[in-house]
RNA sequence: AAGUCGAACGAGAAAGCACUCUUCGGAGUGUGAGUACAGUGGCGGACUGGUGAGUAACGGGUGGGUUAUCUGCCUUCAAGUGGGGGACAACACAAGGAAACUUGUGCUAAUACCGCAUACGGCCCUUCGGGGUUAAAGGCUUCGGUCGCUUGAAGAGCAGUCCGCUCCCGAUUAGCUUGUUGGUGAGGUAAUGGCUCACCAAGGCUUCGAUCGGUAGGUGGCCUGAGAGGGUGGUCACCCACACUGGGACUGAGAUACGGCCCAGACUCCUACGGGGGGCAGCAGUCUAGAAGCUUCCACAAUGGACGAAAGUCUGAUGGAGCGACGCCGCGUGCGGGAUUGAAGGUCGUGAGAUUGUAAACCGCUGUCAGCAGGGAAGAAUGCUCGGAUGGUGAAUCCGAGAGAGACGGUACCUGCAGAGGAAGCCCCGGCUAACUCCGUGCCAGCAGCCGCGGUAAUACGGAGGGGGCAAACGUUGUUCGGAAUUACUGGGCGUAAAGGGUGCGUAGGCGGCUUGAUCAGUCUGGUGUGAAAUCCCCAUGCUCAACAUGGGACACGCAUUGGAAACUGUCAAGCUCGAGAGUGGAAGAGGCAGGUGGAAUUUCUGGUGUAGCGGUGGAAUGCGUAGAUAUCAGAAAGAACACUCGUGGCGAAGGGGCUUGCUGGUCCAUUUCUGACGCUGAGGCACGAAAGCUAGGGGAGCGAACGGGAUUAGAUACCCCGGUAGUCCUAGCCGUAAACGUUGGAUACUGGGUGUCGGGGGUAUCGACCCCCUCGGUGCCGGAGCUAACGCGUUAAGUGUCCCGCCUGGGGAGUACGACCGCAAGGUUGAAACUCAAAGGAAUUGACGGGGGCCCGCACAAGCGGUGGAGGAUGUGGUUUAAUUCGACGCAACGCGCAGAACCUUACCUGGGCUUAAACCGCAGGAUAAACCAUUCGAAAGGAUGGCUGCUUCGGCAAUCCUGUAGAGGUGCUGCAUGGCUGUCGUCAGCUCGUGUCGUGAGAUGUUGGGUUAAGUCCCGCAACGAGCGCAACCCUUGUCGUUAGUUACCAGCACGUAAUCUGGGCACUCUAACGAGACUGCCGUCGUAAGGCGGAGGAAGGUGGGGACGACGUCAAGUCAUCAUGGCCCUUAUGUCCAGGGCUACACACGUCCUACAAUGGCGAGUACAACGGGCAGCUAAGCCGCGAGGCCACGCUAAUCCCUUAAAGCUCGUCCCAGUUCGGAUAGCAGUCUGCAACUCGACUGCUUGAAGGCGGAAUCGCUAGUAAUCGCGGAACAGCAUGCCGCGGUGAAUACGUUCCCGGGCCUUGUACACACCGCCCGUCACAUCACGAAAGUUGGCUGUACCAGAAGUCACUAAGCUAACCGCAAGGA
Repeated sequence: AAGUCGAACGAGAAAGCACUCUUCGGAGUGUGAGUACAGUGGCGGACUGGUGAGUAACGGGUGGGUUAUCUGCCUUCAAGUGGGGGACAACACAAGGAAACUUGUGCUAAUACCGCAUACGGCCCUUCGGGGUUAAAGGCUUCGGUCGCUUGAAGAGCAGUCCGCUCCCGAUUAGCUUGUUGGUGAGGUAAUGGCUCACCAAGGCUUCGAUCGGUAGGUGGCCUGAGAGGGUGGUCACCCACACUGGGACUGAGAUACGGCCCAGACUCCUACGGGGGGCAGCAGUCUAGAAGCUUCCACAAUGGACGAAAGUCUGAUGGAGCGACGCCGCGUGCGGGAUUGAAGGUCGUGAGAUUGUAAACCGCUGUCAGCAGGGAAGAAUGCUCGGAUGGUGAAUCCGAGAGAGACGGUACCUGCAGAGGAAGCCCCGGCUAACUCCGUGCCAGCAGCCGCGGUAAUACGGAGGGGGCAAACGUUGUUCGGAAUUACUGGGCGUAAAGGGUGCGUAGGCGGCUUGAUCAGUCUGGUGUGAAAUCCCCAUGCUCAACAUGGGACACGCAUUGGAAACUGUCAAGCUCGAGAGUGGAAGAGGCAGGUGGAAUUUCUGGUGUAGCGGUGGAAUGCGUAGAUAUCAGAAAGAACACUCGUGGCGAAGGGGCUUGCUGGUCCAUUUCUGACGCUGAGGCACGAAAGCUAGGGGAGCGAACGGGAUUAGAUACCCCGGUAGUCCUAGCCGUAAACGUUGGAUACUGGGUGUCGGGGGUAUCGACCCCCUCGGUGCCGGAGCUAACGCGUUAAGUGUCCCGCCUGGGGAGUACGACCGCAAGGUUGAAACUCAAAGGAAUUGACGGGGGCCCGCACAAGCGGUGGAGGAUGUGGUUUAAUUCGACGCAACGCGCAGAACCUUACCUGGGCUUAAACCGCAGGAUAAACCAUUCGAAAGGAUGGCUGCUUCGGCAAUCCUGUAGAGGUGCUGCAUGGCUGUCGUCAGCUCGUGUCGUGAGAUGUUGGGUUAAGUCCCGCAACGAGCGCAACCCUUGUCGUUAGUUACCAGCACGUAAUCUGGGCACUCUAACGAGACUGCCGUCGUAAGGCGGAGGAAGGUGGGGACGACGUCAAGUCAUCAUGGCCCUUAUGUCCAGGGCUACACACGUCCUACAAUGGCGAGUACAACGGGCAGCUAAGCCGCGAGGCCACGCUAAUCCCUUAAAGCUCGUCCCAGUUCGGAUAGCAGUCUGCAACUCGACUGCUUGAAGGCGGAAUCGCUAGUAAUCGCGGAACAGCAUGCCGCGGUGAAUACGUUCCCGGGCCUUGUACACACCGCCCGUCACAUCACGAAAGUUGGCUGUACCAGAAGUCACUAAGCUAACCGCAAGGA
């Protein structure tokens, strides 16, 4: 925040002021004032304002009914307003109480209250003539009137009540109801009604969702959306409900009353403890809770409301202002010029420059907003007073004049002044998505909407520069709709992605053949009423524009009512035969149930024959058997299952098989006789429903979960074997599930074909059966159109339509939990959520893989020969050790590797001693001196110290060197996962690709696959492919044959001379050398083959790529190398650089790799003797000669090499010896003495001589090489190097064996197949356990709330009854009654 009226009524102050009196204390009068306060009475406090707790309801919306109702104030009409009476407040006095307040006595007015009279009308009764009953108030007045009052009728507006339709979720809520449903009567209400009561009847609601539970104020609207929808109900408007919680009535026209009353309760306040007060979900404001939400403002000037005759009073309604970027709209923060100084600064940089950027500076201009000053609206119309006009001279309306009224407000707006002056931020820059660089950081710090960034070069983190976007805002978070056709009505699906019920019968429901008529419920089309206003939309208008506001229009898809149409659907009526069913005649079948019956096999039992095994397995064992098995013969018993036929056929599904009898269900064909839509589908419901399992009773041959034993195995609760119980079988009854699958619900119609098969019928043909053609029903395969994501389906549809049912909506949790129902149990049916993940899934593609398949190859295996692994040694590696044992390489593809050669050097490591622009180059600035060299000295050296000597010159200096500073050198420091280059490997495997075309939605395919053939993607043929490239092959080198050319240093047949010897002359034939050629191409013949080609042969030096080499496709391994080199980034800079000496890389319990030498007689040793090739040589190879046992030394010829030297090749051959042993094998180890190289052989070289004489007697598991001039064996040369080989790279000599073949091991190629793999099987992935965390569930119990039924107690209050007491009007003379 609700009062108002003195023009309804009675009573009625005070202060102050003025005057008079005064004893100066005061008193009186007037005024204040008939004012204030309070009271009686009237009207209003049921409006306005607030909130959304409750409510799933006639609560809301919409449309109707009310003959079933009420209505103050307002309007119209009709009739009245006569005459009386007694009280109660206020007030006065008294009393009680702390207070709130209360009580008693007395006085008084009214538009308060009460009788009487009158009664148009109302109400009641009525025989319709009538009878009965019921009112009132006056005030003001200019005396004209006016405001009221009473009764009735009507209107307007409001309210009550009833009805149709409609309004959220849950069935893990399926049954609910006793005043319940209806009737009769009564009561009650303004009014209908079980609204209430008595009696009677037994009804009422519900799968079209009752009841119950949860949630919720409803609507106009608002947000979103193309729409359909979805979400929502704040402001504004309408309705409802509520007013501290619950209950109750009173008053009143209206309330069961927000700022009224009573009671109970919770809370709070006062108290004298006796008792009282209160209710902001009104406006402000406070506190609390919270992430979060305003001023204890101004005014009734306007609009509206209450009262009043009016002035007026009241009005936290309202109009305004304040606070909050909370939203929408508008405006500003300046505009133009300004680069042949693109300023400075910042950032980047390839160091040229680029960019910030006309941006700034600078020049010119303007003045919005804010600031200061001046001016200054509209919102004001009514109403009031006066006058006038019109006006049945009534109300009312109109005109004119006058006075007065603005909260906002220091308003809007206008003018002036000054000055670019006071006014820009936020987010982002990996993709989506517009916008890029540097630095820092280094899986840290951090970012993140999704994908995902960050582990040393981050456009993704943080900062900076630059850029992009929006802008007084910009981002974030939350929410809703959209995108999402991702709940699909518009507008989805269900073979394999989620999804067809296990199957049928059938109820409700849904849908339904042809013809005719009727009807008009649906449907279509008009009219009328309504669908409030605001909002949205359109057109105007007003604020400078806009937001905003105002006016008009449209819309409002709905409901009701009333006409019309009659095709379709429905309904009614009458028909029809094609759907469906029945009849008649045939047909096929393992269809079902019950009874009977058969043979083979198995096992057991009895008897005979017979003897040592049987059985079983990959191989065995357990087991059975001398108590006589197995085998075999005869007989008997039992149970279960039915070989062959057998291909398919039938059934609703599961499923079903000897034969026969009985009973019985369905199907098909023909005929077209009958009925006349009787049909299809089918929520619930009912029935059936493999195997396993359960109950009871039988039965039990074989098989056989569990169980026992034997094997296998790391284990083996398995696979294999020996046994074996439930069970399997029957009867009766449960269970009700399966990959119950065609993973494909049922019905019906339509839409090219081909080819099988089963059943029936017809035609044709025939003597007849077959054959052939047509047709109905079933069952298969292939395939067209079409469909499909693809695979595939394809008249047996997954095609094209219609009808009905079931089901799906990301993966996991989970077919789980709880609840309910079913079950004897096992369990079944129905069936979630929390939480968690960013996927799960389908089909197809390319690879890779497979203890998948096919074909093929390779010293891959096999067949052979020789080795390694055992010994000693050499060498490399690991490990250990060390001051250091520098570093790298790690399966093949690291380990005699980098290293074609570590005593110093190398050298990178360690110890110690030095240097700091250094060994070299070079810019600038400043300074000094020559530097170098020589000598001495210290030192381990490097280096230091000292001394000597000295250039040109125009005398300025130059050159050179040194010092300082700067710019920078240097680094075998890190990163081979930042890189180049080079290399290894698959692999000399035959592959890898492209263009065009074609196919596929696409990834991709085709080509490149197939049939042959080849060493080969080599070639041929075929082919939607046709061609091409990199690889293969060939071209190159070498070797094997021949020819030509050319003959020195090579060669020497013949000739001459002469020899030890091509030595000389001569020759160019031969060998050879080195250049060019020839030759081999399946060319020829035979044969096979379409061809390619294969096989065989001839010729030939060579035959099918003649042998060998170089040559290594696309790529793989983040393979190797930053230590060859180069190089980005990082790091060090009196050291991680550099110089030097010594040491180390050479260590040594051990382990591994690669080799050498052996273990001996195919041998060792001794003697003699024969034959190569490749190569190298001037700081070199070195002859011959001499010396030395020897390594080697001395001297010295030749050779810059087909000339000389290295350079005697060795194995071999001949002869001799050894006689099987740790040896005359083997040579390690060790001692002594030497040689050579080198500055220097201690750590730490090679070699020689003498002596010493180790292990070792052919090597476990395992493992390597080799297919022919190969393996094996034998020696020779070279690189690097002062010296150092058992290593490496080459060369020749001698010179085998074997290959049936491709099953297996390894590697590889092609095709195909499966895949849950794609860092690709060294893949992926499952479960337990341990620890931590989260969520959900259970849990002895404990606690709160809600609710049903029965009972007990019970406030205020309403109604009824009773009446002890009191009492005005009325009656009565009174008592008394009332």

The prediction has a mean pLDDT of 81. The RNA shown here (small-subunit ribosomal RNA) has 1378 nucleotides and comes from an uncultured prokaryote. The sequence is in RNAcentral, with records from ENA.